[in-house]
Context: one part of a larger RNA
RNA sequence: CUGGGCGUAAAGGGCGUGUAGGCGGUUCUGUAAGUUGGAUGUUAAAGGUAUGGGCUCAACUCAUACAUCGCAUUCAAUACUGCAGUUCUCGAGAAUGGUAGAGGAAAACGGAACUUCCGGUGUAGCGGUGAAAUGCGUAGAUAUCGGAAGGAACACCAGUGGCGAAGGCGGUUUUCUGGGCCAUUUCUGACGCUGAGGCGCGAAAGCUAGGGGAGCAAACAGGAUUAGAUACCCUGGUAGUCCUAGCUGUAAACUAUGAUCACUAGGUGUUUGAGGUAUCGACCCCUUGAGUGCCGAAGUUAACAUAAUUAGUGAUCCGCCUGGGGAGUACGGUCGCAAGACUAAAACUC
Repeated sequence: CUGGGCGUAAAGGGCGUGUAGGCGGUUCUGUAAGUUGGAUGUUAAAGGUAUGGGCUCAACUCAUACAUCGCAUUCAAUACUGCAGUUCUCGAGAAUGGUAGAGGAAAACGGAACUUCCGGUGUAGCGGUGAAAUGCGUAGAUAUCGGAAGGAACACCAGUGGCGAAGGCGGUUUUCUGGGCCAUUUCUGACGCUGAGGCGCGAAAGCUAGGGGAGCAAACAGGAUUAGAUACCCUGGUAGUCCUAGCUGUAAACUAUGAUCACUAGGUGUUUGAGGUAUCGACCCCUUGAGUGCCGAAGUUAACAUAAUUAGUGAUCCGCCUGGGGAGUACGGUCGCAAGACUAAAACUC
């Protein structure tokens, strides 16, 4: 090197984009690099195999022949692969016409709630809990009415509904902007798939600087509970949560299931297209796409389960695993302001 695997036993990279590389639809022609066959040369001796011979046999040994992985030169073959040219339209892309959407960015606006402040009414409690207390309140609270300010989040609609590569995205309007799907089959003509490195994106928390700060709330303080209570419960409360610019680069980043392509019973919801049928029309019904769920046959599976959204049958490419602990640690290196991240052992031990 070769093997077997990766939903839950060890194992799918958090996600994309794309370089090298690997792999790649169809027709014909050429070439002959891979490939296949022949010839020649070489492939030391010993060893191996076959047939004989020599030691009384055997081991051992001698002779002859063959075999051996290949390599080189040369002649041929041309199915497949490659290379060069050529052809096609099914893959891929473009065009035209539609279509759904919390996809992204910026700006503006809105109402409910909340807190604080001001004013009115009003009086002794409020709040909180299992029960209390800390706390707030006669300097007039809680409650209620009117007004003002502020910040954050957007009830109902709301749905195993939608969109996005993933993280994620939910009030309304405007501007800018990405992607998907359907129909026509008009155009290009393999332009494709995957993707080591690289580059980009990447929840929350955290960090730097400047703002902002209503509510909530690590830390912290107090009250309870308790044997204790550095907790669970309560009253407060600062970072933080929010915005702008940058950094960090991790999550049970999960469908614990990599991407792409082809094929392999059905049934039933739902979202959104197209066509038909029907109708005054909306429905209904049928067919056909693209999603998203449930049930289920074959098959698969250690079982659980999965089953056209595959964990089935095949193909291509990438990533990863190889007993438990030590350890995702030490050391070194790279990155980071730091926190730390990435890469990643061994001794020893069972």
Molecule: small-subunit ribosomal RNA, central domain
Organism: metagenome